Predicted 3D model of a 95-nucleotide RNA (SAM riboswitch aptamer (S box leader)) from a Solirubrobacteraceae bacterium.
Its Rfam family is "SAM riboswitch aptamer (S box leader)". Rfam's curators write: The SAM riboswitch is found upstream of a number of genes which code for proteins involved in methionine or cysteine biosynthesis in Gram-positive bacteria. Gene Ontology term of the family: regulation of gene expression.
The sequence was found by an Rfam model in a public genome assembly.
Order: sequence, then structure tokens, then C1' cells
RNA sequence: UACACAUCCAGAGGGGUGGAGGGCCUGGCCCUGCGAAACCCCGGCAACCACCGCCAAGUCACAGGCGGGAAGGUGCCAAUUCCAGGUGAUGUGUG
Repeated sequence: UACACAUCCAGAGGGGUGGAGGGCCUGGCCCUGCGAAACCCCGGCAACCACCGCCAAGUCACAGGCGGGAAGGUGCCAAUUCCAGGUGAUGUGUG
């Protein structure tokens, strides 16, 4: 980067630096000097992968279901992806 699959009405914020933007795009509607983005520290949420248990399957191939905890790899912590449309985001797998 391309393709495939899954999820996206639940949940979870304080501090420091910074100094005007931010919420993907368009329209709307919002957030923001009672401090935006970004970066750092600490904390938290969740449970995709990983891990553990049970079940299913068990010739090969394909590859599943349920439950658990959360010290691992990601992700996330205004508003239903903020709303409509277009899409997009995150994770996993394959090339």
C1' cells in the first nucleotide's frame, strides 16, 4: 500500500508545556482564552490480538463457540463515526 473480515448508540481525564484553533471532507450543529491543536507525565476504559479454562472439530484441508483475568502488543477517554451524505477510523489476516 491493496484486498478480505470484524467492530464503530456502551465505557473511560487530571496535570505540565503550549498559545488558537479543533470536531476526516461538504453542509449543519457544536467544543474552545473558564485555554484549541500538538507533545510529555500520570491515571482510566475496553477486550481486537496475545494469554488461561471448557466445548466443538480432529485423515487432510478449512478453522470455530463460550467463559475468564488484564502484569504483554495495539486502540480509545465531549456530543451515536456529533447529525445527513461521502466516507473514514481501529484491529486482525493474506499478498

Source information:
Its mean pLDDT, the model's own confidence on a scale to 100, is 80.